[in-house]
Molecule: small-subunit ribosomal RNA
Organism: uncultured Bacteroidota bacterium
RNA sequence: GAUGAACGCUAGCGAUAGGCUUAACACAUGCAAGUCGAGGGGCAGCGGGGCCUUCGGGCCGCCGGCGACCGGCGCACGGGUGCGUAACACGUAUGCAACCUACCUUUAACACGGGGAUAGCCCGGGGAAACCCGGAUUAAUACCCGAUGACACAGGGAUGCCGCAUGGCAAUAUUUGUUAAAGAUUCAUUGGUUAAGGAUGGGCAUGCGCAGGAUUAGCUUGUUGGCGGGGUAACGGCCCACCAAGGCGACGAUCCUUAGGGGAACUGAGAGGUUUGCCCCCCACACUGGUACUGAGACACGGACCAGACUCCUACGGGAGGCAGCAGUGAGGAAUAUUGGUCAAUGGCCGUAAGGCUGAACCAGCCAAAUCGCGUGGAGGAAGACGGUAUUAUGUAUUGUAAACUCCUUUUACGGGGGAAUAAAGUGCGGGACGUGUCCCGUUUUGUAUGUACCCCAUGAAUAAACAUCGGCUAACUCCGUGCCAGCAGCCGCGGUAAUACGGAGGAUGCGAGCGUUAUCCGGAUUUAUUGGGUUUAAAGGGUGCGUAGGUGGGCUUUUAAGUCAGCGGUGAAAUUCAGGGGCUUAACUUCUGGACUGCCGUUGAACUGUGGGCCUUGAGUGCGAACGAGGCAGGCGGAAUUCGUAGUGUAGCGGUGAAAUGCAUAGAUAUUACGAAGAACCCCGAUAGCGCAGGCAGCUUGCCAGGCCGCGACUGACACUGAAGCACGAAAGUGUGGGUAUCAAACAGGAUUAGAUACCCUGGUAGUCCACACAGUAAACGAUGAUAACUAGGUGUUUGCGAUAUACCGUAAGCGCCCGAGCGAAAGCGUUAAGUUAUCCACCUGGGGAGUACGCCGGCAACGGUGAAACUCAAAGGAAUUGACGGGGGCCCGCACAAGCGGAGGAACAUGUGGUUUAAUUCGAUGAUACGCGAGGAACCUUACCCGGGCUCGAACGGCAUUUGAAUGUUGUGGAAACAUGACAGCUAGCAAUAGCAGGUGCCGAGGUGCUGCAUGGUUGUCGUCAGCUCGUGCCGUGAGGUGUCGGCUUAAGUGCCAUAACGAGCGCAACCCCUACCAUUAGUUGCCAUCAGGUUAAGCUGGGGACUCUAGUGGGACUGCCACCGUAAGGUGUGAGGAAGGUGGGGAUGACGUCAAAUCAGCACGGCCCUUACGUCCGGGGCGACACACGUGUUACAAUGGGGGGUACAGCGGGUAGCUACCUGGCGACAGGGUGCCAAUCCCGAAAGCCCCUCCCAGUUCGGAUAGGAGCCUGCAACCCGGCUCCUUGAAGCUGGAUUCGCUAGUAAUCGCGCAUCAGCCAUGGCGCGGUGAAUACGUUCCCGGGCCUUGUACACACCGCCCGUCAAGCCAUGGGAGCCGGGGGGACCUGAAGUACGUAACCGCAAGGAGCGUCCUAGGGUAAAACCGGUGACUGGGGCU
Repeated sequence: GAUGAACGCUAGCGAUAGGCUUAACACAUGCAAGUCGAGGGGCAGCGGGGCCUUCGGGCCGCCGGCGACCGGCGCACGGGUGCGUAACACGUAUGCAACCUACCUUUAACACGGGGAUAGCCCGGGGAAACCCGGAUUAAUACCCGAUGACACAGGGAUGCCGCAUGGCAAUAUUUGUUAAAGAUUCAUUGGUUAAGGAUGGGCAUGCGCAGGAUUAGCUUGUUGGCGGGGUAACGGCCCACCAAGGCGACGAUCCUUAGGGGAACUGAGAGGUUUGCCCCCCACACUGGUACUGAGACACGGACCAGACUCCUACGGGAGGCAGCAGUGAGGAAUAUUGGUCAAUGGCCGUAAGGCUGAACCAGCCAAAUCGCGUGGAGGAAGACGGUAUUAUGUAUUGUAAACUCCUUUUACGGGGGAAUAAAGUGCGGGACGUGUCCCGUUUUGUAUGUACCCCAUGAAUAAACAUCGGCUAACUCCGUGCCAGCAGCCGCGGUAAUACGGAGGAUGCGAGCGUUAUCCGGAUUUAUUGGGUUUAAAGGGUGCGUAGGUGGGCUUUUAAGUCAGCGGUGAAAUUCAGGGGCUUAACUUCUGGACUGCCGUUGAACUGUGGGCCUUGAGUGCGAACGAGGCAGGCGGAAUUCGUAGUGUAGCGGUGAAAUGCAUAGAUAUUACGAAGAACCCCGAUAGCGCAGGCAGCUUGCCAGGCCGCGACUGACACUGAAGCACGAAAGUGUGGGUAUCAAACAGGAUUAGAUACCCUGGUAGUCCACACAGUAAACGAUGAUAACUAGGUGUUUGCGAUAUACCGUAAGCGCCCGAGCGAAAGCGUUAAGUUAUCCACCUGGGGAGUACGCCGGCAACGGUGAAACUCAAAGGAAUUGACGGGGGCCCGCACAAGCGGAGGAACAUGUGGUUUAAUUCGAUGAUACGCGAGGAACCUUACCCGGGCUCGAACGGCAUUUGAAUGUUGUGGAAACAUGACAGCUAGCAAUAGCAGGUGCCGAGGUGCUGCAUGGUUGUCGUCAGCUCGUGCCGUGAGGUGUCGGCUUAAGUGCCAUAACGAGCGCAACCCCUACCAUUAGUUGCCAUCAGGUUAAGCUGGGGACUCUAGUGGGACUGCCACCGUAAGGUGUGAGGAAGGUGGGGAUGACGUCAAAUCAGCACGGCCCUUACGUCCGGGGCGACACACGUGUUACAAUGGGGGGUACAGCGGGUAGCUACCUGGCGACAGGGUGCCAAUCCCGAAAGCCCCUCCCAGUUCGGAUAGGAGCCUGCAACCCGGCUCCUUGAAGCUGGAUUCGCUAGUAAUCGCGCAUCAGCCAUGGCGCGGUGAAUACGUUCCCGGGCCUUGUACACACCGCCCGUCAAGCCAUGGGAGCCGGGGGGACCUGAAGUACGUAACCGCAAGGAGCGUCCUAGGGUAAAACCGGUGACUGGGGCU
């Protein structure tokens, strides 16, 4: 785009066309084929007339006419359907010298005489009916006989002409034989017979075209042909007798399945593909099957006979029927209409005509089922109204000029009025002309549709809009609801709490009396490729050769005209399509003219191809000569090795592995020596070397056979290329028979390994491996690349020939390789050995799986091979390349990563955090590394978010407005656990007042939420990782993803540099700049310092003074591989180097690239959305966060003598201090208390410890260890019960150095010792953050573990190896193969039977005769019997397959 459509929602009108696609299923009822009295006998019924009448009626064919009957013509047309048919059925083109044709038409001739019947009517009979029988009588254009007769037919004979084989035609003067007829009438005519033509309609034959299946390969006996007959309109095995053995088939016979064919229709640029409904042509059929009759024509839709099935009637004896005609009914189905009108027109049949009949036809009805046309109003109109929707929310946007409102129009609708064409002709009547049967004129009559189309008037915007869609494809976006639910979906895919994708709404888009969905066809699809595809790796080259058919084929000349091309002729029905006109108001529609119908046939021409003839040598082959090779077959020979045997020597192991064991061995192995035997394979040479068609071929040698190549140019003269079938060859394994068997070695056994190990490893070991003969016929049979021929740049190596005097070098031919250009290719790559450019032929492919499976067939001894599907299922499977990630891949490098060390953890007790459990609650978060002394740098109340209970609801706080009351506030009472409720007393300022300030109450508006979502977010943070990386611009390369730069070499802590370089530069990172610290200088000296001078104390920078020093804190310097030596191109490296306080980044900190982990946090804060609102808010009291069988993390203290206890004694730094730190004094054993001074701090205060000296303990659960517990106190605080810290006395648990495993640390580090601070009333701090004191050991090195960086490689991974993914098993569902069987179907053959009927035969019967009846024969539909093949369904069980 299309449709004979259907379904859903919706629907105003008209025109035109269409309407059982399914059950060729069954049919009630009505109608669909009759007509003619001008063929006939007649007259039932109707009308008229006449006669009679008993008034009931009867009689007369006399007239109009006419039922039934005889006869003629028609019924073979028209109408329906598509069962069958794969066929001369259809289409197209020819032929009939092999034919027919009623009615119509032309021409010629003719029609004489005679006969007997029969229906009807009448009488009688049978039957339920259908209908039948008998008798009598009768007519014809019914039937018969005779006559006449040919230009007809048949036979004989002669002539001419022609053709296409049989043959045909013509004129005859020829001869013999045969056969015709009908009348009617209104007197105009009409009909009849014969013959020859025409026209029309048919019959037959042939070429070409016209489905699928080869998993259908052979079919055929009247079959193929001949001769002779029969039959027919006619040819013919159409039928028959005889004779011959043919005929068809790979160019697809036979069989099976499907199907009416064409014009045309739809689609498409076309070529094609699909379809055959309506209309036209042809065919076939008429309940199913068979048969003939009649006839011009039928084997006959509304005729006959028979058989069968079905339905109906019946008195059970018998009968009737055929809608695939028009309506209509039932059934089937998703689905398809009225039991309508008329013969007015067009046409058909009959008739002289009038006329009759006509479900053909013309009209109407129903149906949006299609196409076309019209309408549902037009113009103006902004307060951009109301309402709706959205939103940043009282603003805006949109609906939207849309509405309202104003003006206008009236198609349509309704009402009223008028009103066609279609009628041409014919008939009747009258008239006229002439050629007397034709024409003309006048008049009359005939309209179903229809009072319709159309026209006019009136009324009034009045009567009239839906459907689908809005994620992309694809035009059109927001809100709400829902929450992987409900649902959507053509494909991709949406939906798991912010859905433009579901449902609703608003808006928008498309289309519009329709709009969507479904089904089907074509297109897009170059996705079957003729136009117009491919086959190295995506699907696809046969394993290889020879070769038949076929296809294709070198140069010159001639012939022919088959193909091809061109001109001309015929045909290609009409309709349709196309172009231009015309008619309906337009259009659809219809009509006219033209074109086209790409086809077929004929004819003329001859360039190319083909055919026939002649010639040629370059393709191909032959010959002569030379060289070459693991080419093949058969025979002979050889040495090394292996195993075995015998003998010797010799002794304890051998063998084997990652390590072992099984095994062998004291009965002497292994090892070694000698001799012998057997079988198999041939070291070195040996090579991207050679040969062969492929498989393949390797010791030496002999014989036989074959090959390509080179040279010569003697011979043949296109002999060629390819190759479906076919034939042959064909690795390994395998099979059969017979040999052989040394080694190796499936199966098998044992030993190991392992969770297991039916494996990998080891020890053995049988088929086999070898030979002969025969089979098998497959391989990643690979160059994953068919064969042949030609053409198209180079370089280089190698093999074998030839040329040149030549072993260099060069040329040439044929091979074998590598690199690369153009070109090709999706790329990888190929590239004269093409995957380039051409030609010919063969083979093969058409998404993945199912499956190279099943079934069938062929082959095979078997194994198995060849050929080779479908159902079902998926939305991919696949190729090449790219970037990452990964690897029990490779290379290089780094890190307390390992190693080397030191100290810990894991065992104990306690502290603390977590899990778990418990609980009214044990609030919440953090969960590998990167949670767990984490948020928390302070949970008794508070904090506090949790639980229980008691209260409040403008609320605990703040702002605004209104109203009301009162100063605020203080003291005090009652109830209560408190919050709170409720009282008493005291108590204002300014202003005249209203009122204002302040406070309380009430109402309103803004509240509040540690409720949810860290997967909606901001901000902040952890980690990879202080790892060296991450990118950009321009250029270049690539179709592209992308690459290059950033790679490579050297170097570095470093993508730090240097060199190189299709790259050149740049950015974020690295480094540096910043801070602290180590040295020096300088400036400045108080609260710091005190060397010198002076004073002074028990002592003390205490005082005067000083700036030297320390120190404080500002400014500078200093370190840069700068210098030296060596190495290196350089960058840089190395050194007990020099110098220096410091040396190669001096040490430490701050600083964290692009990004990763949907990492953490909505409970720090902020914030979108959702949720709660007398509660999920808020206040208060109490409780809980502190529970305790248990598990884990992080710590503290220990287990002791490098120690514990006692006494004495020395030295810091960072910091803090007024609700504070506190000297000092007094009391207390002590925590502390009571006094009291200094200090808002370089001024006062805050006791350093380990260390050192002395004493003691003597290896023990202790003078170690301090948990736990009892008692007594101190302090903070409203308050230490749950649940604080500290002190004193007493108690004195576990624990004697910690399993597997694991953590930290490389120097002022680890270890060890104490001190300070934050938080804080106090403190559960052993935590965190800082400070100083004392102060080590070790690093060979980078194999391994972990993490990381760069390069490279493989990849079927990309959520990226915590990936992907295979098979069994378990379970559900689905389709399918096999299957004992069972059931069904179509077809063929055999045998039996055999209706109707044609033909043939025929004595008795009928008939004057023609003829008939009856009987018989042949054939046949149908029926029956038995067997076989094919196809389908089903089937216990069973096999594999697919999906989940």